């Protein structure tokens, strides 16, 4: 500096069960692993999905493990 085929020290942890918290998507905290090379962060794009009230196309909100971008890092391989 390029790449992620194979590999995995060390990380994360889907469904799913339990208990809280929310109106609700959905968070959290435990337990569980389907799987991630960024499943680390941050996202004002795009999708998607909720909404008591307000109201009829906005507003607010919720997801980053849906697609895109931004930083920053672990191994490994080849130079």
């Nucleotide at each position: 500096u390029a790449a992620g085929a194979a590999a995995a020290a060390g990380c994360c942890a889907a469904a799913c069960c339990u208990g809280c918290c929310g109106c609700a998507a959905g968070g959290c905290a435990g337990g569980g692993a389907c799987g991630g090379a960024a499943a680390g962060u941050c996202u004002u794009g795009g999708a998607u999905c909720c909404g008591c009230a307000c109201a009829u196309g906005a507003c607010g909100g919720a997801c980053g493990g849906c697609c895109g971008g931004g930083c920053u890092g672990c191994c490994u391989u080849a130079u």
The RNA shown here (c-di-GMP-I-GGC riboswitch aptamer) has 79 nucleotides and comes from a Geobacteraceae bacterium. The prediction has a mean pLDDT of 76.